[in-house]
Molecule: c-di-GMP-I-GGC riboswitch aptamer
RNA sequence: CGGGACAAAGCCAAACCUGCCGCAAGACAGGGACGGAAAGCUACGGGUCUCUACAGAUAGCCGGGCUGCCUUGA
Numbered sequence: 001c002g003g004g005a006c007a008a009a010g011c012c013a014a015a016c017c018u019g020c021c022g023c024a025a026g027a028c029a030g031g032g033a034c035g036g037a038a039a040g041c042u043a044c045g046g047g048u049c050u051c052u053a054c055a056g057a058u059a060g061c062c063g064g065g066c067u068g069c070c071u072u073g074a
Base pairs, nucleotide, nucleotide: 001073002072003071004070011036012035016031017030018029019028021026034060040066041065042064044063045062046061047058048057049056050055
């Protein structure tokens, strides 16, 4: 610098359930694993969703930016 399986030390944790916050989308905590090679961070562009139409949610919708583990090739 390039690649990434049915691998993998370690990591994250969908649906659903319980609690809790919120008008809501949804967030957070515990349980739980469908999955993930950035499912780490970031609302910058697009998308979607909510709204009391002010604004907000989603990074596990896609792209961009920043950072990083394992493995493999040179």